The prediction has a mean pLDDT of 86. Large-subunit ribosomal RNA, domain IV from halophilic archaeon SHRA6, 316 nucleotides, folded computationally.
Context: one part of a larger RNA
RNA sequence: CCGACGUUAGGGAAUUCGGCAAGUUAGUCCCGUACGUUCGCAAUAAGGGAUGCCUGCCUUGCAGAAGGCAGGUCGCAGUGACUCGGGCGCUCCGACUGUCUAGUAACAACACAGGUGACCGCAAAUCCGUAAGGACUCGUACGGUCACUGAAUCCUGCCCAGUGCGGGUAUCUGAACACCUCGUACAAGAGGACGAAGGACCCGUCAACGGCGGGGGUAACUAUGACCCUCUUAAGGUAGCGUAGUACCUUGCCGCUUCAGUAGCGGCUUGCAUGAAUGGAUAAACGAGAGCGCCACUGUCCCAACGUUGGACCCG
Numbered sequence: 001c002c003g004a005c006g007u008u009a010g011g012g013a014a015u016u017c018g019g020c021a022a023g024u025u026a027g028u029c030c031c032g033u034a035c036g037u038u039c040g041c042a043a044u045a046a047g048g049g050a051u052g053c054c055u056g057c058c059u060u061g062c063a064g065a066a067g068g069c070a071g072g073u074c075g076c077a078g079u080g081a082c083u084c085g086g087g088c089g090c091u092c093c094g095a096c097u098g099u100c101u102a103g104u105a106a107c108a109a110c111a112c113a114g115g116u117g118a119c120c121g122c123a124a125a126u127c128c129g130u131a132a133g134g135a136c137u138c139g140u141a142c143g144g145u146c147a148c149u150g151a152a153u154c155c156u157g158c159c160c161a162g163u164g165c166g167g168g169u170a171u172c173u174g175a176a177c178a179c180c181u182c183g184u185a186c187a188a189g190a191g192g193a194c195g196a197a198g199g200a201c202c203c204g205u206c207a208a209c210g211g212c213g214g215g216g217g218u219a220a221c222u223a224u225g226a227c228c229c230u231c232u233u234a235a236g237g238u239a240g241c242g243u244a245g246u247a248c249c250u251u252g253c254c255g256c257u258u259c260a261g262u263a264g265c266g267g268c269u270u271g272c273a274u275g276a277a278u279g280g281a282u283a284a285a286c287g288a289g290a291g292c293g294c295c296a297c298u299g300u301c302c303c304a305a306c307g308u309u310g311g312a313c314c315c316g
Base pairs, nucleotide, nucleotide: 001311002310003309004308005307006306007305008304010302011301014300019297027051028050029049030048031047036041038151052073053072054071055070056069057068058067059066060065074078086295087294088293089292090291091290092289093287094286098110099109114149115148116147117146118145119144120143126135127134128133153281154280155279157212158211159210162209163208164205165204166203167202168201171200172199173198179192180191181190182189213231214230215229216228217227240274241271252268253267254266255265256264
């Protein structure tokens, strides 16, 4: 010096990206327990007290044993070692238990119960196979397949112009074969008529892919604009939420917290470029998830010291 470990006066996160690491707490019995809530929880919430041994008595029990009352007694310390939760508050995300990158990612990703749409009447739809054949299924719409969303609660606005999908279709377009005419000693070839799917055309459909404006004026201070005018679109973003895990300007502005806060939380909100199953908002419980704060506690630090042990190293 390296690895593992122990103790440390006073301070107590001043360390650090960050309490990382370490420490605190810890079992059992009794008391007591807030906000919130889907009334189940939250909850071992928090917080407080007790705990050994000996003697006597009482209760339950057949007994082993368990519980209670009283007295005595030892230690710094009685769950004496081992075993053995630190706690609380705010916010984000995901409802939850679960799953995952065997060997850098356990997460907010996947799944999930629930919701919605589409297809399918069984010799079905979907899938595997060139086929025979097979899966779903020895099932039958309260079923199966495909797709999206992702518990519950409150909701889910407008647009079918584009692209899809479904349906219809008087008419138009629309290949080859076969047919008719011409042509060819046969053919080739040319023209015509017929006319499927598809397309044109019409209708429907957004919990299909997706989309959801600009300019000008206006109220008796100012400011703002309920209101009006105009261009324009398929329709011009509704309810909500909002400086967001989305906000460029931006460390937005105000408040709280700190001596000091680009962080955090609560508001406001003109949103560069939020927004409703590409789900919107909310939310108890849950989380080796992300951010912030408080208490306790500590060698993380002030600021180091000493010790134990195994190495490295030195001598033999």